c-di-GMP-I-GGC riboswitch aptamer from Desulfurivibrio sp., 74 nucleotides, folded computationally.
The prediction has a mean pLDDT of 85.
It was read from a public genome assembly, where an Rfam model found it.
Taxonomically the source falls in Desulfurivibrio (Bacteria, Pseudomonadati, Thermodesulfobacteriota, Desulfobulbaceae).
Its Rfam family is "c-di-GMP-I-GGC riboswitch aptamer". Gene Ontology term of the family: cyclic-di-GMP binding.
[in-house]
RNA sequence: GCAGAUAAAGCCAAACUCAUCGAAAGAUGGGGACGGAAAGCUACGGAGCUUUUAAGCUAGCCGGGUUGCCUGAU
Numbered sequence: 001g002c003a004g005a006u007a008a009a010g011c012c013a014a015a016c017u018c019a020u021c022g023a024a025a026g027a028u029g030g031g032g033a034c035g036g037a038a039a040g041c042u043a044c045g046g047a048g049c050u051u052u053u054a055a056g057c058u059a060g061c062c063g064g065g066u067u068g069c070c071u072g073a074u
Stems, first nucleotide, its partner, number of pairs: 002072003011036002016031006034060001040066003044063003047058004
């Protein structure tokens, strides 16, 4: 550099549920695992959602940017 295995070591944690925050979408923490090879970070482009129309949310919707662990069945 390339690849991601019915392998090894670790990592994250959907639905649901409890508590807190929020007008809502939703967020954070505990429990819990459907999944994930960037399901790390970033709202830049598209998309979706909320709505008090001023903004907000989703990175586990897709793309872009950026950083990075393990392994070598090639």